RNA sequence: GGUCGACAAAGGCAAACCCGCGGUGACGCGGGGACGCAAAGCCACGGGACUGAAGGCCGUUCAGCCCUCAGUUAGCCGGGUUGCCGAA
Numbered sequence: 001g002g003u004c005g006a007c008a009a010a011g012g013c014a015a016a017c018c019c020g021c022g023g024u025g026a027c028g029c030g031g032g033g034a035c036g037c038a039a040a041g042c043c044a045c046g047g048g049a050c051u052g053a054a055g056g057c058c059g060u061u062c063a064g065c066c067c068u069c070a071g072u073u074a075g076c077c078g079g080g081u082u083g084c085c086g087a088a
């Protein structure tokens, strides 16, 4: 230094839920709060899941369905990248 991850040390992040704000929505941001996390730091490249303002198809032209496309999710998985500590 790399791999790896401990009944180690110093710490870190923050689920659900509640309040406020933004968004059509998924969801995001801030505060509270901790389910958990060795990358639960960062990145939408691949896959998955979710959303539908917009366009198109079907439809009883209502509800709804499907597709395109757009968006969300990194705490769904893979991948990329950076990083604390140093037992076995």
Base pairs, nucleotide, nucleotide: 004086005085012037013036017032018031019030020029021028022027035075041081042080043079045078046077047076048073049072050071051070052069054068055067056066058064
Annotation: The RNA shown here (c-di-GMP-I riboswitch aptamer) has 88 nucleotides and comes from a Chloroflexota bacterium. Rfam family: c-di-GMP-I riboswitch aptamer. Its family is annotated with cyclic-di-GMP binding in the Gene Ontology. Rfam describes the family as follows. GEMM was predicted in a large-scale screen for bacterial structured RNA regulatory elements. The sequence was found by an Rfam model in a public genome assembly. The model forms 95% of the base pairs in the Rfam consensus. The source organism's lineage runs through Bacteria, Bacillati and Chloroflexota.